[in-house]
Background: This is a predicted structure of an 89-nucleotide RNA (c-di-GMP-I riboswitch aptamer) from Paenibacillus ginsengarvi. Model confidence (mean pLDDT): 85 of 100. The RNAcentral record of the sequence draws on Rfam. Its Rfam family is "c-di-GMP-I riboswitch aptamer". Rfam's curators write: GEMM was predicted in a large-scale screen for bacterial structured RNA regulatory elements. NCBI's taxonomy places the organism under Bacteria, Bacillota, Caryophanales, Paenibacillaceae, Paenibacillus.
RNA sequence: ACGGAUCAAUGGCAAACUUGCCGAAAGGCAGGGACGCAAAGCUACGGGCCUAAGGAAGAGGUAUCGUCUAUGGCCGCCGGGUUGCCGAA
Numbered sequence: 001a002c003g004g005a006u007c008a009a010u011g012g013c014a015a016a017c018u019u020g021c022c023g024a025a026a027g028g029c030a031g032g033g034a035c036g037c038a039a040a041g042c043u044a045c046g047g048g049c050c051u052a053a054g055g056a057a058g059a060g061g062u063a064u065c066g067u068c069u070a071u072g073g074c075c076g077c078c079g080g081g082u083u084g085c086c087g088a089a
Stems, first nucleotide, its partner, number of pairs: 012037002017032006035076001041082003045079003048074003054069003058065002
């Protein structure tokens, strides 16, 4: 100097739950809180999953009922893209 499994080191994020707010909901934001995470940083591009306001058709005398459907959402479901810390100490 290059590479780099592993062990380290500086740190980082923050599940469930809970308080408040937003939302029709899924879910999101902030505070508390740590289950865990070497990308549990970012990105909705591909797959998958969640919800069904609005819309569609149907049933019903009405009230209403369920079914279908993302334009809504999940990156801590997987993959892709992209950015980043350390480097036998």